The part of an RNA shown here (small-subunit ribosomal RNA, central domain) has 346 nucleotides and comes from an uncultured bacterium. Its mean pLDDT, the model's own confidence on a scale to 100, is 87.
Context: one part of a larger RNA
RNA sequence: UUGGGUUUAAAGGGUCUGUAGGCGGGUUGCUAAGUCAGGGGUGAAAUCCCACAGCUCAACUGUGGCAUUGCCUUUGAUACUGGUGGUCUUGAGAGGUAGUGAGGUAGAUAGAAUGUGUAGUGUAGCGGUGAAAUGCAUAGAUAUUACACAGAAUACCGAUUGCGAAGGCAGUCUACUAACUAUUUUCUGACGCUGAUAGACGAAAGCGUGGGGAGCGAACAGGAUUAGAUACCCUGGUAGUCCACGCUGUAAACGAUGGAUACUAGCUGUUGGGUUUUAGGAUUCAGUGGCCAAGCGAAAGUGAUAAGUAUCCCACCUGGGGAGUACGUUCGCAAGAAUGAAACUC
Numbered sequence: 001u002u003g004g005g006u007u008u009a010a011a012g013g014g015u016c017u018g019u020a021g022g023c024g025g026g027u028u029g030c031u032a033a034g035u036c037a038g039g040g041g042u043g044a045a046a047u048c049c050c051a052c053a054g055c056u057c058a059a060c061u062g063u064g065g066c067a068u069u070g071c072c073u074u075u076g077a078u079a080c081u082g083g084u085g086g087u088c089u090u091g092a093g094a095g096g097u098a099g100u101g102a103g104g105u106a107g108a109u110a111g112a113a114u115g116u117g118u119a120g121u122g123u124a125g126c127g128g129u130g131a132a133a134u135g136c137a138u139a140g141a142u143a144u145u146a147c148a149c150a151g152a153a154u155a156c157c158g159a160u161u162g163c164g165a166a167g168g169c170a171g172u173c174u175a176c177u178a179a180c181u182a183u184u185u186u187c188u189g190a191c192g193c194u195g196a197u198a199g200a201c202g203a204a205a206g207c208g209u210g211g212g213g214a215g216c217g218a219a220c221a222g223g224a225u226u227a228g229a230u231a232c233c234c235u236g237g238u239a240g241u242c243c244a245c246g247c248u249g250u251a252a253a254c255g256a257u258g259g260a261u262a263c264u265a266g267c268u269g270u271u272g273g274g275u276u277u278u279a280g281g282a283u284u285c286a287g288u289g290g291c292c293a294a295g296c297g298a299a300a301g302u303g304a305u306a307a308g309u310a311u312c313c314c315a316c317c318u319g320g321g322g323a324g325u326a327c328g329u330u331c332g333c334a335a336g337a338a339u340g341a342a343a344c345u346c
Stems, first nucleotide, its partner, number of pairs: 004317003007300002012314001014201004021194003025088007033081002035077008049065006091191001092188003095184006103177007110154001114150008125136002162169002206247006215241002220236004258313006266291011295302002319346003328339004
């Protein structure tokens, strides 16, 4: 390079926006760059191949031809691709109307629980476990009543539910804001798809500064268990968990399945709309689940939400280990992240 692949064997980027690039709907005019056909020029000779000839043959040599798949030029063709002008509406978008939801940001607020404080009642235990002990308690605990304060999380509803690009999102209310769905006798008229580099977002843990700190709880201490027990169990408990701003940029960031478009038997549940119906229901659009036909698949399985049939674009893989390591570079406060080998070995 050709070819083959990427759910689970190596392999889909964590997600989106978008630059270059690649690819791109119907119809029509022009053009003729790609494309196709004819002519001309050139494509040195030798070599290769073919034919004939010369050395007795052959090697070798000579003559002629083919070939030289290319480039330049010219005359045409115009189906397709491109360029350009017009036009169209089904792709895409805008507007109107109706609706949906834990989508986001900010603020306000509610009740239960927990802990603490103060006061009352009350007395000897409480707590914890497999059993105990450490621990708490006559300086009055645990329990119980009242009041106050604090921080964090939102029982029931709750679901195979819903929303979001992903990460993720759950008490209630308000403001701002994004999205999606349906419908439309409105409008634009291909404005589209993908997307290297780039940018933005990105759980948890961690880092910086300043707050906050109820519960939980790495580290740590003690008590147990045990042969030991740097654990599992128990009593405590710092960072952290929470908030604001900034950084980090990784996860089994998973559907281990990139995005877009079209097509391809059925059955069944459910969410939100539309149409229709007296009701039950029927039908349709957009999602979200289950079971299966064909097909696909090594099988497990998948199966209109494809891993089926096709097209376009991006990313990635090429035996195991060494190794996601070393070196270099970029980024980072650091932790580290990104990029990413080789020797050697099987």